[in-house]
């Protein structure tokens, strides 16, 4: 760096140094000199892995698995739903075109015009959902 998987609407910040960028990317909106980012130090949050405890699968034990509680330890996080949308489909609303059909006048017919409908077709917007891709995280592997 790659692969497989599981989560990503919940929930946690003070103090020192230092001093302009951060919020992956792209557009947007946002943090931010009343202090980004980064390093330290102390806290807290979570409960994925490891440890523990209880219960169910189960007629007994143990392994395993499920479920639930705990939180020493590996990590992880502590503005905004992964900040929000990117790509596909789906419903619905509105626009705009165009097709079609009706209808008023007018011109000799096509054909144009003015109004108006359509389970209609297309494309822009928007508002919901679905899934995806990307992208964090943990754990297993290469």
């Nucleotide at each position: 760096u790659g692969c497989u998987u599981a989560u990503c609407a919940a929930g946690a910040a003070a103090g020192g140094c230092u001093g302009a960028g951060g919020g992956a990317c792209u557009g947007g909106c946002c943090c931010g000199u009343u202090g980004a980012a980064g390093c330290c130090u102390u806290g807290g949050c979570a409960a994925c892995c490891c440890c523990c405890c209880g219960g169910a699968g189960u007629u007994c034990c143990c392994a395993c698995c499920c479920c639930g509680g705990a939180c020493a330890g590996g990590u992880g996080c502590c503005a905004a739903a992964u900040c929000c949308a990117g790509u596909u489909c789906c419903u619905c609303c509105a626009u705009g075109u165009c097709g079609u059909c009706c209808u008023c006048g007018g011109c000799u017919c096509c054909g144009c015009u003015c109004g108006g409908a359509c389970u209609g077709a297309c494309a822009u917007g928007g508002a919901g959902g679905a899934a995806a891709a990307a992208g964090a995280u943990g754990a297993g592997c290469c």
Molecule: SAM riboswitch aptamer (S box leader)
Organism: Flavobacteriales bacterium